Model confidence (mean pLDDT): 82 of 100. This is a predicted structure of a 72-nucleotide RNA (transfer RNA) from Podospora bellae-mahoneyi. Lineage of the source: Eukaryota > Fungi > saccharomyceta > leotiomyceta > Podospora. Its Rfam family is "tRNA". Its family is annotated with triplet codon-amino acid adaptor activity in the Gene Ontology. The same sequence occurs in records of 11 taxa.
[in-house]
RNA sequence: GCCUGCUUGGCCAAGUGGUAAGGCGUCGCACUUGUAAUGCGAAGAGCACAGGUUCGAUUCCUGUAGUAGGCA
Numbered sequence: 001g002c003c004u005g006c007u008u009g010g011c012c013a014a015g016u017g018g019u020a021a022g023g024c025g026u027c028g029c030a031c032u033u034g035u036a037a038u039g040c041g042a043a044g045a046g047c048a049c050a051g052g053u054u055c056g057a058u059u060c061c062u063g064u065a066g067u068a069g070g071c072a
Stems, first nucleotide, its partner, number of pairs: 001071007010024003018055001026042005048064005
């Protein structure tokens, strides 16, 4: 230099056109002599950034950035 993949709450991670699931963690309550465990409930992300297409974009297209891998 060229090619390919990835970027989603604190962490992991699903969803791939109709405003985002789950797990861990956090907080509250119940239970317990107390803690842990368990059960119930709650908060927390508009999806790396910019532009385009579309009635509508996390999802499709382009560029940029970061990251991982491959080739030379």